[in-house]
A computed fold for a 73-nucleotide RNA from uncultured Fretibacterium sp., annotated as transfer RNA. Rfam family: tRNA. By type it is a transfer RNA.

RNA sequence: GGGGAUAUAGCUCAGUUGGGAGAGUGCUUGAAUGGCAUUCAAGAGGUCAGGGGUUCGAAUCCCCUUAUCUCCA
Repeated sequence: GGGGAUAUAGCUCAGUUGGGAGAGUGCUUGAAUGGCAUUCAAGAGGUCAGGGGUUCGAAUCCCCUUAUCUCCA
């Protein structure tokens, strides 16, 4: 220098054909228990890596950039 993959909640990840942003865990509150652990319920927490484009509508499609991993040289 060229090819490929990944980037979504504090952490680990899903999101299948473009239309509701989610799960587990952690955090907060409440209930059950004499208390802890534990279980259950509710809640908070997100510029979907960044910018631009297409579209009525983009995490998803196209282009560029950044970071990490990997292959070739």
The sequence was found in a public genome assembly.